[in-house]
RNA sequence: GUCAGGAUAGCUCAGGGGUAGAGCAAGGGGUAUUUAAUCCUCUGGUCACCAGUUCGAAUCUGGUUCCUGGCA
Numbered sequence: 001g002u003c004a005g006g007a008u009a010g011c012u013c014a015g016g017g018g019u020a021g022a023g024c025a026a027g028g029g030g031u032a033u034u035u036a037a038u039c040c041u042c043u044g045g046u047c048a049c050c051a052g053u054u055c056g057a058a059u060c061u062g063g064u065u066c067c068u069g070g071c072a
Stems, first nucleotide, its partner, number of pairs: 001071007010024004018055001027041004048064005
């Protein structure tokens, strides 16, 4: 330089047009002499950024940034 993939909760990831979820973590509570473990509950999001399409965009299109890999 070029091609492909990726960016979503504190972390790991789903979701691929109709107002975003899981697990873990954090907070509260139950059991327990206490801890661990386990059970219940609950908080948490500008869906990387800028435009476009659409009645409606995390999702589709274009561009930008960053990360990973292939080729040179």